A computed fold for a 72-nucleotide RNA from Candidatus Woesebacteria bacterium RIFCSPHIGHO2_01_FULL_39_23, annotated as transfer RNA. The sequence was found in a public genome assembly. Lineage of the source: Bacteria > Bacteria candidate phyla > Candidatus Woeseibacteriota. It matches the Rfam family "tRNA". About the family: Transfer RNA (tRNA) molecules are approximately 80 nucleotides in length. By type it is a transfer RNA.

[in-house]
RNA sequence: GGGCGGUUAACUCAGUGGCAGAGUGUUUACUUGACGUGUAAAAAGUCGGGGGUUCGAAUCCCUCACCGCCCA
Numbered sequence: 001g002g003g004c005g006g007u008u009a010a011c012u013c014a015g016u017g018g019c020a021g022a023g024u025g026u027u028u029a030c031u032u033g034a035c036g037u038g039u040a041a042a043a044a045g046u047c048g049g050g051g052g053u054u055c056g057a058a059u060c061c062c063u064c065a066c067c068g069c070c071c072a
Stems, first nucleotide, its partner, number of pairs: 001071007010024004018055001026042005048064005
């Protein structure tokens, strides 16, 4: 330098055009003599940055950044 994949909650990931979600974790309450387990609820997101297409973009297109793999 060329090609491919990835970037979404604190962590691991889903979501392939129409309300941003799950599990784990965190907080609160209940349960226990206490801890743990269990149950219920809650908080936590500029969906990596910018631009474009569209009535509408996490999703499609372009570009930049970062991470990984392959080729040279």